[in-house]
Molecule: transfer RNA
Organism: Candidatus Thorarchaeota archaeon
RNA sequence: GGGUCGGUAGUCUAGCUUGGUAUGAUUCUUGCUUGGGGUGCAAGAGAUCGGGCGUUCAAGUCGCCCCCGGCCCA
Numbered sequence: 001g002g003g004u005c006g007g008u009a010g011u012c013u014a015g016c017u018u019g020g021u022a023u024g025a026u027u028c029u030u031g032c033u034u035g036g037g038g039u040g041c042a043a044g045a046g047a048u049c050g051g052g053c054g055u056u057c058a059a060g061u062c063g064c065c066c067c068c069g070g071c072c073c074a
Base pairs, nucleotide, nucleotide: 001073002072003071004070005069006068007067010026011025012024020057027045028044029043030042031041032040050066051065052064053063054062
């Protein structure tokens, strides 16, 4: 340099094909449970969906460019 896969809450991850204000787990907070802790249950908090531009009424999703990482080739 070329090809390919990936980047989404603090952490891991689903969703992308078929566009409609994002899933689950964990973590944290509160409450219940317990004599207390743990476990369990309930509620809540937590996301520039890597960055920018474009398409569209509407983009995590589609197009282009760039950044970062893995693998393969040179």